[in-house]
Context: one part of a larger RNA
């Protein structure tokens, strides 16, 4: 300092967390990514509108989690003369001309159902082709720039290849296209740093290197085909273990030792393992396909599901919350905007986790009782609490803040008492029995040590146990 666990337990402010440890274990049920009607063609309506479909953007973030990794995952520092970059800013220039589908819709089918076939008819900012623009590649030539080094920029010529663009609105404007820079965002590469283990000492065949291809944005044995034997390694290779890393947290005077679940940055995964498709950007938790285990529907043909998202179930356990309300605020995503959406968020409930603070009464007078504590009864204050009620706050409510009004009213335990160690040489009971007990050690008949009962110490909304760690 952290978890759990017994008895208990009044109220308020601040601040942290909460199925991490165990089973990255299964999942009933709803909710969690949508949005544009100012892109098109359509159907409803008398209009306003509303709605599928076709498009566009967006679903690679946002929220979870820590299985797996000892590695360029992280850190801290560099290189990219090997690289990419939707959206967003600047600034240049451009938007010529033509063509076929196709979905909604009609008509027919097919299935139990998931879904699905054929025929016709139709449009874009959907697809496609010409054209210009332009881009990549070799080549010639020149002048030069930057650098630590041209294979890199810069003009100009030619040959190949490969090749842009879209509208919409009544306007205002909204957009497309292509180049150059920005900016964000990432991809790779490297030097240093951080665990144990030698009862792991030898390991390695695409392994090490060249040559030419693949392949990628992009380098590279990253992969192939030749060729060549290499390459690592006691400054610990390989191989076993253990384990996301880090900012950071815990203790301590420090040094150091533990720790690394929550926020934050980074990385990995979304049943387990494989692959891809679209896309600026996934090898993609609420995409797609295979295989494998599990599980649901079925008319037996065939289909469909993945909470390590937000609640909620079982299991597992010592262990760990409500199947609440809102988009008011912060962000995001889409939109000219209005807005819409979001179990991100923000709010409420439930949990004795920290730390601060408050309170459970105050005072008179009388009774019994007296060595003393004490018990009992009246009367008076006071109102932090608490219980009503109003107003502020709030998205709505709680809470809290301000009035009011009632009325001691609602509010104390827990552990210990033999020694360390504060507090008993009290009573009973028990009789090496029951039991206590961190150590020491009590107990076999007078037990300050176990049980009760009274007395009393100590801490107090706490108080004591059990685990870890300094």
């Nucleotide at each position: 300092c952290c978890a759990c666990u017994g008895c208990u337990a009044u109220c308020g402010g601040g601040u942290u967390c909460c199925g991490a440890c165990u089973a990255a274990g299964c999942c009933a049920u709803g909710c969690g990514a949508g949005u544009c009607a100012u892109g098109g063609g359509g159907u409803c309506g008398c209009a306003a509108g509303a709605c599928a479909c076709c498009g566009g953007c967006g679903c690679a973030c946002g929220g979870c989690u820590c299985a797996g990794u000892a590695a360029c995952a992280c850190g801290c520092g560099g290189a990219u003369a090997a690289u990419c970059u939707a959206u967003c800013c600047u600034c240049u220039g451009g938007u010529g001309g033509g063509g076929g589908a196709u979905a909604a819709c009609c008509u027919c089918g097919g299935g139990a159902a998931a879904c699905u076939g054929a025929g016709g008819c139709u449009a874009a900012u959907a697809c496609c082709c010409c054209a210009u623009a332009g881009a990549u590649a070799u080549u010639c030539a020149a002048u030069g720039c930057u650098g630590g080094a041209a294979g890199g920029c810069u003009u100009g010529g030619a040959u190949a290849u490969c090749g842009a663009a879209a509208g919409c609105g009544c306007a205002a404007g909204c957009g497309c296209c292509a180049g150059a820079g920005g900016g964000u965002g990432a991809g790779u590469c490297u030097g240093c740093g951080g665990c144990c283990u030698a009862u792991c000492a030898g390991g390695u065949a695409g392994u090490a290197g060249g040559u030419g291809g693949u392949g990628u944005a992009a380098c590279g044995g990253a992969c192939c085909a030749c060729c060549u034997a290499g390459c690592c390694u006691a400054a610990g290779a390989c191989g076993g273990g253990u384990a996301c890393g880090g900012g950071c947290c815990u203790u301590g005077a420090g040094a150091g030792a533990g720790g690394g679940a929550g926020c934050c940055c980074g990385g990995a995964g979304a049943u387990g393992g494989g692959u891809u498709c679209u896309g600026a950007g996934a090898c993609a938790c609420g995409a797609a396909c295979c295989c494998a285990g599990g599980c649901c529907c079925u008319a037996c043909g065939g289909g469909g599901c993945g909470c390590a998202g937000c609640a909620g179930g079982c299991g597992c356990g010592a262990a760990a919350c409500c199947u609440u309300c809102g988009c008011a605020c912060u962000g995001c995503g889409c939109g000219a905007a209005a807005g819409c959406g979001c179990g991100a968020c923000g709010a409420g409930g439930g949990g004795a986790g920290c730390c601060c603070g408050a309170g459970u009464g105050c005072c008179u007078c009388u009774c019994c009782a007296u060595u003393u504590c004490g018990g009992g009864g009246a009367g008076g204050c006071u109102u932090u609490u608490c219980a009503c009620a109003a107003g502020c706050c709030u998205a709505a409510a709680a809470a809290g803040c301000u009035u009011g009004u009632g009325g001691a009213a609602u509010a104390a335990g827990g552990g210990c008492u033999g020694g360390g160690c504060a507090a008993g040489a009290c009573g009973g009971g028990u009789g090496c029995c029951a039991g206590c007990c961190g150590c020491c050690g009590c107990g076999g008949u007078a037990a300050u040590a176990c049980c009760c009962g009274c007395a009393g110490c100590u801490c107090g909304a706490g108080u004591g146990g059990u685990g870890g760690u300094c």
A computed fold for a 470-nucleotide part of an RNA from an uncultured archaeon, annotated as small-subunit ribosomal RNA, 5' domain. It matches the Rfam family "Archaeal small subunit ribosomal RNA".